[in-house]
Molecule: transfer RNA
Organism: chicken gut metagenome
């Protein structure tokens, strides 16, 4: 300083936490690749505190750098 789907990264304390690639399934092609469409994936590192309301504040640990 940093930890948020398989990676890599967004989200002023206030809508059911997006998005890119990658997975999957359709279309399209002889076929694959590419490109289109859709689907699914997250207890936001762990325990606690403030607050009506915490991914966003505080404290403790874990882990990385």
């Nucleotide at each position: 300083c940093c930890a948020u789907g398989g990676c890599u990264c967004a989200a002023u304390g206030g809508a059911u936490a997006g998005a890119g690639c990658a997975a999957c399934a359709g279309a399209c092609u002889u076929c694959u690749a590419a490109u289109c469409u859709g689907u699914a994936g997250g207890u936001u590192g762990u325990a606690g505190g403030u607050u009506c309301g915490a991914g966003u504040c505080c404290u403790a640990c874990u882990g990385g750098g």